[in-house]
Context: one part of a larger RNA
RNA sequence: CUGGGCGUAAAGGGCAUGUAGGCGGUUUUGUCAGUCAGAUGUGAAAGCCCCGGGCUUAACCUGGGAAUUGCAUCUGAUACUGCAAGGCUAGAGUUUGGUAGAGGAGAGUGGAAUUUCCGGUGUAGCGGUGAAAUGCGUAGAUAUCGGAAGGAACACCAGUGGCGAAGGCGACUCUCUGGACUAAAACUGACGCUGAGGUGCGAAAGCGUGGGGAGCAAACAGGAUUAGAUACCCUGGUAGUCCACGCUGUAAACGAUGAGAACUAGCCGUUGGGGGGAAUUAACCCCUUAGUGGCGCAGCUAACGCGUUAAGUUCUCCGCCUGGGGAGUACGGCCGCAAGGUUGAAACUC
Repeated sequence: CUGGGCGUAAAGGGCAUGUAGGCGGUUUUGUCAGUCAGAUGUGAAAGCCCCGGGCUUAACCUGGGAAUUGCAUCUGAUACUGCAAGGCUAGAGUUUGGUAGAGGAGAGUGGAAUUUCCGGUGUAGCGGUGAAAUGCGUAGAUAUCGGAAGGAACACCAGUGGCGAAGGCGACUCUCUGGACUAAAACUGACGCUGAGGUGCGAAAGCGUGGGGAGCAAACAGGAUUAGAUACCCUGGUAGUCCACGCUGUAAACGAUGAGAACUAGCCGUUGGGGGGAAUUAACCCCUUAGUGGCGCAGCUAACGCGUUAAGUUCUCCGCCUGGGGAGUACGGCCGCAAGGUUGAAACUC
């Protein structure tokens, strides 16, 4: 010496499921494969190294030793790992009773609002802006009242509240369905963790086929602004936004923080359970557990900050990084209807 890292400097895969592989609780017995010890054989000579010898010395030559860290065989050791057999219950799971929830899918229903249409009242403006104009209106608009149609989204409740692996999920009712938490027992008996490939899910935009189309609105047209204005502002407005089925597979897919496990001061909120105490109408206090927030000790950090929801102290497994540009480009492969995605360089240059 036997790398160092990944919140913000390069670097955590968008998320899950799971194959191979890697790793794996406690105890007994056996075995002795790994491991450890000893012995034997072998590990050519030369060279290197050490102690000597010979050329006047040295280079050079030469004797002996050491080294050759290895391999094979034999004999032992049995703590640890493996393997085999058996046991255990603290990990994991199953059963029972409860609880909360915008978790998912399908069907139905509702009210407010916008728009359009029909009818009534009513008359000259409305709309819009920094100011205007385009636009709409005497063929009766805007305003207001009644009715109808249609589509989309669900005010208040609403909360660093809840649920979900992530993306994400918010009116109400019903049906089907996933997960979590919790109490007390019983049961199974390590059945576990991670996970290269694989497979599935995956916002928005986009694509295909068929519907739908109220509002909004890329593109586009017009009016303004301006030196110009392919913009910001205004009047319109088509794809799209919505539904069904299929594809795409990417995001600042972010906590810019992979998953699992253990340990390490506290204080204050809040959500869902459980227990206890006082009061028995809810409210209150304490303990405990699963989340979700704010501060903070030790420790860590380049600092900012993190701090039992760690970026602290450790272990297991996976992914990824290795100066900037060229470049997430080219070429090739794979995927896609396409758009493109994925894998992913080099020359050259600083």

Model confidence (mean pLDDT): 90 of 100. Small-subunit ribosomal RNA, central domain from Ectothiorhodospira sp., 350 nucleotides, folded computationally. Taxonomically the source falls in Ectothiorhodospira (Bacteria, Pseudomonadati, Pseudomonadota, Gammaproteobacteria). The RNAcentral record of the full RNA draws on ENA and SILVA.